A computed fold for a 71-nucleotide RNA from Candidatus Beckwithbacteria bacterium CG10_big_fil_rev_8_21_14_0_10_34_10, annotated as transfer RNA. Rfam family: tRNA. Gene Ontology term of the family: triplet codon-amino acid adaptor activity. The organism belongs to Candidatus Beckwithiibacteriota, within Bacteria.
Parts: sequence; structure tokens; C1' cells
RNA sequence: CGGGGAAUGGUCCAGUGGUAGGAUGCGCGGCUGGGGGUCGUGCGGCGGGAGUUCAAUUCUCCCUUCCCCGA
Repeated sequence: CGGGGAAUGGUCCAGUGGUAGGAUGCGCGGCUGGGGGUCGUGCGGCGGGAGUUCAAUUCUCCCUUCCCCGA
């Protein structure tokens, strides 16, 4: 320098145009004498900018960071 991939709650991952979910974590509560465990409930997120669209996590372009391949 060229090509490809990834970026989503604190953490790990789903979600390929129409309400953002799961596990774990954390708060509160129930069961237990307590802990552990389990159950219920709540908290918390789409890397940044622009474009297309009635509507963008999703499509397009640019930027940032990381990974892989090539030179």
C1' cells in the first nucleotide's frame, strides 16, 4: 500500500430494512435458620459522521480501533 472480516448493556453472543433479545453480571424481593442454589422482578446497549428510505443495528460512502491474507 491492496484485499477480506469484526465493533450491539459491565462481560460473552444473537439479531441481514419495521417494538433490540439471550446468557452472565448488578439492585430488590420470595423459598432456606444462614450461606449456596433456585424462582420472580427491575437496571443497563447498536464505535463516530454523512447518504438512501415512510422507516437503518441491518443497505451505501468516509473515519477510528482490532484481527487475517497478500505485496